A computed fold for an 83-nucleotide RNA from an uncultured Rhodospirillaceae bacterium, annotated as c-di-GMP-I-GGC riboswitch aptamer.
RNA sequence: CCCGACAACGGCAAACCGGCGGCAACGCCGGGACGCAAAGCCUCCGGCCCGUCGAUCUUCGGCGGGUAGCGGGGCCACCGAAG
Numbered sequence: 001c002c003c004g005a006c007a008a009c010g011g012c013a014a015a016c017c018g019g020c021g022g023c024a025a026c027g028c029c030g031g032g033a034c035g036c037a038a039a040g041c042c043u044c045c046g047g048c049c050c051g052u053c054g055a056u057c058u059u060c061g062g063c064g065g066g067u068a069g070c071g072g073g074g075c076c077a078c079c080g081a082a083g
Base pairs, nucleotide, nucleotide: 002083003080004079011036012035016031017030018029019028020027021026034069040075041074042073044072045071046070047067048066049065050064051063052062053061054060055059
């Protein structure tokens, strides 16, 4: 370094509920835990979703946005059994 244990110290927090923001996707705060070894950070690529415009209109394309807990990629990081 790879790797990732019924290890240690700890961490995060799905659905759902309440509040707030947003046209929406969804986000933030509190409660709550399904899970997570990067579920820490970043939309660069693909996927999915929302808004809007256009077209040859079950769809495709442009623009803008969301999802990092969809995957890939980049950056950074705690611990140390076996291999």

The sequence was found by an Rfam model in a public genome assembly.
Of the family's consensus pairs, 95% are formed in the model.
The prediction has a mean pLDDT of 91.